[in-house]
Context: one part of a larger RNA
RNA sequence: UGUUCGAAAUCUGAGAGCAAGAAUGAAAUAGUACGAGAGGAACUUUCAUUCGUCACCUCUGGUGUAUCGGUUGUCUGAUAAGGCAGUGCCGAGCAGCUACGUGGCACGAGAUAAAAACUGAAAGCAUCUAAGUUUGAAACUUCGCUUGAAAAGAGAUUUCGUUACAGAGCACCGGUAAAAGACCGGGUUAAUAGGCUUGGGAUGUACGCACGAAGGCAACGACGUGUUCAGUCCGCAAGUACUAACGCUCAAAUCCAGAUU
Numbered sequence: 001u002g003u004u005c006g007a008a009a010u011c012u013g014a015g016a017g018c019a020a021g022a023a024u025g026a027a028a029u030a031g032u033a034c035g036a037g038a039g040g041a042a043c044u045u046u047c048a049u050u051c052g053u054c055a056c057c058u059c060u061g062g063u064g065u066a067u068c069g070g071u072u073g074u075c076u077g078a079u080a081a082g083g084c085a086g087u088g089c090c091g092a093g094c095a096g097c098u099a100c101g102u103g104g105c106a107c108g109a110g111a112u113a114a115a116a117a118c119u120g121a122a123a124g125c126a127u128c129u130a131a132g133u134u135u136g137a138a139a140c141u142u143c144g145c146u147u148g149a150a151a152a153g154a155g156a157u158u159u160c161g162u163u164a165c166a167g168a169g170c171a172c173c174g175g176u177a178a179a180a181g182a183c184c185g186g187g188u189u190a191a192u193a194g195g196c197u198u199g200g201g202a203u204g205u206a207c208g209c210a211c212g213a214a215g216g217c218a219a220c221g222a223c224g225u226g227u228u229c230a231g232u233c234c235g236c237a238a239g240u241a242c243u244a245a246c247g248c249u250c251a252a253a254u255c256c257a258g259a260u261u
């Protein structure tokens, strides 16, 4: 853009894709069937494992240049607080992302192949086949999952709308989304994002002050203890309108209104 008024929501399902499964072991069956004995199954059921695949992050681990702490050299006059040195190096580490972690990945149905049969003539018999009928495989068609009205036979249902609270878009606040577009949520009748409060989490006990401290004539003094589960930080949760969601545009007949004839 089309689908012959314009829309929204929910569907149908022609069609397309997938390997979404593949394999193995053990136990029961059973010391049974079978067999003189020696020996020794299976149908079926259950429990596991490996590989593959899809999803996820509660647990376990990895990462985690958000963050917190320790510490070396040097510089900012000293303390404090910091800069640089591959995050200087080191110890931890939430969220997120991940595997080495966790969960799922049926039972069937239909029509068949090889094959096995029933009835049964041609051919008085026989014969699975010629007419007819019944079984039968991880393959086929379904079932399962994903997608799919541009399926030109262009679908269905419900609701709404006619000049504006049908609807859509731009812009704005954002993220279950994301290369750009797109997608999804929100917009004061508001918890969409930020802030704040509370909760939770990470680190590990801040600065200052007081006391102690080997030593020193003294000044001072590494360090320790108390104040102090402190201080610092948070991509998390809940609450709370304090801040920002201001504005703009498009939008349809065989409908409605008006004009002319």
Base pairs, nucleotide, nucleotide: 005161006160007159008158009157010156011155015147016146017145018144021051022050023049024048025047026046027045028044034039052105053104054103055102056101060099061098062097063096067092068091069090070089071088072085073084074083075082076081094235108142109141110140115135116134117133118132167250168249169248170247172186173185174184175183192244193243194242195240196239197238198237199236200234201233202232203231208227209226210225211224212223215220
Molecule: large-subunit ribosomal RNA, domain VI
Organism: sediment metagenome